Overview:
A computed fold for an 86-nucleotide RNA from a Bacilli bacterium, annotated as Purine riboswitch aptamer. NCBI's taxonomy places the organism under Bacteria, Bacillati, Bacillota, Bacilli.

RNA sequence: UUGUAUCAUAUAUGAUUGAAAAUAAGGUUCAAUUGUCUCUACCCCGGGCCGUAAACUUCGGGACUAUGAUACGCACGAUAAUCAUG
Numbered sequence: 001u002u003g004u005a006u007c008a009u010a011u012a013u014g015a016u017u018g019a020a021a022a023u024a025a026g027g028u029u030c031a032a033u034u035g036u037c038u039c040u041a042c043c044c045c046g047g048g049c050c051g052u053a054a055a056c057u058u059c060g061g062g063a064c065u066a067u068g069a070u071a072c073g074c075a076c077g078a079u080a081a082u083c084a085u086g
Stems, first nucleotide, its partner, number of pairs: 003072008011041001014034007026050002035042001043062004047057002
């Protein structure tokens, strides 16, 4: 230096808008804005709810990324360099 683990911070894996799409065996897709002294990401699964319509959920669980801090034992073996001694 790299890597791994843990902790902390960021962001709530969030909010807003437009277009398209599905229908209890379904609840999705695309784009944009915003959110971080911040690059990236912004979803997945389960539950609820919606009696067939156009709308979900301030219900639960799960990371990734960025930055910082801390820690990373013992034994054996191999290779290279340097020093000392015979």
The prediction has a mean pLDDT of 79.
Its Rfam family is "Purine riboswitch aptamer". Rfam describes the family as follows. Riboswitches are metabolite binding domains within certain messenger RNAs that serve as precision sensors for their corresponding targets. Allosteric rearrangement of mRNA structure is mediated by ligand binding, and this results in modulation of gene expression. A class of riboswitches that selectively recognises guanine and becomes saturated at concentrations as low as 5 nM. In Bacillus subtilis, this mRNA motif is located on at least five separate transcriptional units that together encode 17 genes that are mostly involved in purine transport and purine nucleotide biosynthesis. It has also been shown that some members of this family are specific for adenine instead. Rfam links the family to the GO term purine nucleobase biosynthetic process. The family has 133 seed sequences and 4,097 matches in Rfam 15.1. Its Rfam clan is "Purine riboswitches".